[in-house]
RNA sequence: GGGCGUGUGGCUCAGUGGUAGAGCACAGUCCUGAUAAGACUGGGGUCGAAGGUUCGAUUCCUUCCACGCCCACCA
Numbered sequence: 001g002g003g004c005g006u007g008u009g010g011c012u013c014a015g016u017g018g019u020a021g022a023g024c025a026c027a028g029u030c031c032u033g034a035u036a037a038g039a040c041u042g043g044g045g046u047c048g049a050a051g052g053u054u055c056g057a058u059u060c061c062u063u064c065c066a067c068g069c070c071c072a073c074c075a
Base pairs, nucleotide, nucleotide: 001071002070003069004068005067006066007065010024011023012022013021018055026042027041028040029039030038048064049063050062051061052060
């Protein structure tokens, strides 16, 4: 330098055009003599960034950024 993939709550991931979700974690309540387990409730993300298409974009297109993999080049 060329190609491909990934980027979504604290963590691991789902969501393939129409109000952003799950599990775990965290906080509160219940339960218990007390913990753990269990039950219920709650807070927290504008989806890596910027543009474009669209009535509408996490989703489609372009560029860029970060990370990973492959190839090439130099040494």
A computed fold for a 75-nucleotide RNA from Candidatus Jorgensenbacteria bacterium GWA1_49_17, annotated as transfer RNA. Its Rfam family is "tRNA". The family's RNA type in Rfam is transfer RNA. RNAcentral records the identical sequence in 5 taxa.